[in-house]
Context: one part of a larger RNA
RNA sequence: CGUACGAAACUUGCGAGGAUUCUUCUUUAGUACGAGAGGAUUUGGAAGGACGUUCCUCUGGUGUACCAGUUGUCGCGCUAGCGGCACGGCUGGAUAGCUAAGAACGGAAAGGAUAAACGCUGAAAGCAUAUAAGCGUGAAGCCCGCCUCAAGAUCAGGUUUCGUAGGGUUUAACCCGAAAGUCCCCUGAAAGACGAUCAGGUUAAUAGGCCGGAUGUGUACGUGCAGUAAUGCACUCAGCUAACCGGUACUAACGGACGAUUG
Repeated sequence: CGUACGAAACUUGCGAGGAUUCUUCUUUAGUACGAGAGGAUUUGGAAGGACGUUCCUCUGGUGUACCAGUUGUCGCGCUAGCGGCACGGCUGGAUAGCUAAGAACGGAAAGGAUAAACGCUGAAAGCAUAUAAGCGUGAAGCCCGCCUCAAGAUCAGGUUUCGUAGGGUUUAACCCGAAAGUCCCCUGAAAGACGAUCAGGUUAAUAGGCCGGAUGUGUACGUGCAGUAAUGCACUCAGCUAACCGGUACUAACGGACGAUUG
């Protein structure tokens, strides 16, 4: 820009892509077959490999500063307590998120037309013949079925809902205002390279802050007591706590634009 009014939702599916995989054990059965050795077709059940999709409950990883311990040195006048630097100084743990080695699920079944192959009826050719007419069975393959995209599918599809309008004027396919609605802008994240998507914009919990909780760490500082002291014990399952869960307008979501009836 188009889809011949403007919008918002929900859809149909022309068509396209993906997947449709492999193995073992067991039952049928040591049966059929075979002198024996050996050893099935078929049917049912189970387990697994690789691959794929989704996810983070569990098991783990990461988690550059969440907690604790600790070395050297410097600083805060000193002690105590803290802070800086040394690969996050080192070490032990660890929330959210992300993640695999972790978790769940998938390949199917059914149907249609067939290939090789096997048949029924049956003439030409009084017989025979699956074939000439006609009718069947039959594969991981084909068409479907399953998953994803999909009406720019220009043959541009369908359904539902919303809007239906005032004024000016030179009467024009004009101008202004305004509808449903949308966008810019702003607060952001289940989204993200950027656009986009999604949640919101005061009639508000969108983000930050604050409050409460969860989680993590592991019992803070200070004081008292015991001990010559190192240290231990009590107040104390304390103190602190990122991304998590809820609550609360304290802070920031200000402000602006576009937008329909023509043929």